[in-house]
RNA sequence: GGGCUAGUGGCGCAACGGUAGCGCGUCCGCCUUGCACGCGGGAGGCUGAGGGUUCGAAUCCCUCCUGGUCCA
Numbered sequence: 001g002g003g004c005u006a007g008u009g010g011c012g013c014a015a016c017g018g019u020a021g022c023g024c025g026u027c028c029g030c031c032u033u034g035c036a037c038g039c040g041g042g043a044g045g046c047u048g049a050g051g052g053u054u055c056g057a058a059u060c061c062c063u064c065c066u067g068g069u070c071c072a
Stems, first nucleotide, its partner, number of pairs: 001071007010024004018055001026042005048064005
């Protein structure tokens, strides 16, 4: 330098172009003499950045940034 791949809450991951969800964690409540387990609920993300296409983009296109991997 080139190819491929990944980037989405604190962490790990989902999401045929049509309201961004799940698990863990965290907070509150219930349960308990108390803790743990269990049960119920809440907060937390404008999806790596910027443009484009579209009625509508996490998703499609372009450029860039970062990590991984392969080739040279």
Annotation:
This is a predicted structure of a 72-nucleotide RNA (transfer RNA) from a Candidatus Nanoarchaeia archaeon. Its mean pLDDT, the model's own confidence on a scale to 100, is 83. The source organism's lineage runs through Archaea, Nanobdellati, Nanobdellota and Candidatus Nanoarchaeia.